[in-house]
Overview: A computed fold for a 73-nucleotide RNA from Kangiella sp., annotated as transfer RNA. The source organism's lineage runs through Bacteria, Pseudomonadota, Gammaproteobacteria, Kangiellales and Kangiella.
RNA sequence: GGCUUGGUAGCUCAGUUGGUAGAGCGGAGGAUUGAAAAUCCUUGUGUCGGCAGUUCAAUUCUGCCCCGAGCCA
Numbered sequence: 001g002g003c004u005u006g007g008u009a010g011c012u013c014a015g016u017u018g019g020u021a022g023a024g025c026g027g028a029g030g031a032u033u034g035a036a037a038a039u040c041c042u043u044g045u046g047u048c049g050g051c052a053g054u055u056c057a058a059u060u061c062u063g064c065c066c067c068g069a070g071c072c073a
Stems, first nucleotide, its partner, number of pairs: 001072007010025004019056001027043005049065005
């Protein structure tokens, strides 16, 4: 330098015939207990890596850039 793949909540990740976003874990609050653990209930305003483009509408499609991983040179 080229190709492939990934970047979404604190962490691990899901989310495509484009219709404005979720799960588990963790955290916080509460119930329960003499007190804890376990269990149960409640709780997310996330610039969906960045900038443009297409579109009525983009996490999703297109271009460029940044970052990680792999392969080739």
The coordinates come from a structure-prediction model, not an experiment, and the mean pLDDT is 81. Its Rfam family is "tRNA". Rfam classes the family as a transfer RNA.